[in-house]
């Protein structure tokens, strides 16, 4: 360095204030949140054959692409394979905009309870993956 084998650890956030009402963090008015990996015109830094639409690292998406958890089916009930599985306009810069910047939007398993992305439980569970380390191989 680099594939494979194996360990350890780490690995999700939010209803403030109000109506209504016997009863609601559920409903109504309003608040508040935004996993992982990828992409990237953010931003920062360094660099030069230097003023470029360069180079390199780092760092930017809930609603671009994948993707966990949940639910479903199938299995040897350990895993695994399959399925299902929410969300975006619009005006600006620009050579380019699904990502910058402005406006306005919309989404968010199941159970349980007065209907819940925000309480409570399944869950001291699982996990997408991250970060170290052993073991080998060059």
């Nucleotide at each position: 360095u680099c594939a494979a084998u194996c360990c350890u650890u780490c690995g999700g956030g939010g209803c403030a204030g109000g109506g209504u009402g016997a009863a609601a963090u559920u409903c109504c008015c309003g608040a508040c949140c935004g996993g992982c990996g990828g992409u990237g015109a953010u931003g920062g830094u360094a660099c030069c054959u230097a003023u470029g639409a360069g180079u390199a690292c780092c760092u930017c998406a809930g609603u671009c692409c994948g993707u966990g958890a949940c639910c479903c089916g199938c299995u040897u009930u350990a895993u695994g394979c399959g399925g299902u599985g929410g969300a975006c306009c619009u005006g600006g810069u620009g050579a380019a905009a699904a990502u910058c910047c402005g406006g306005g939007g919309c989404c968010g398993a199941c159970a349980g309870u007065a209907u819940a992305g925000u309480c409570u439980g399944g869950a001291u569970g699982g996990g997408a993956g991250a970060a170290g380390g052993a073991u080998g191989a060059c």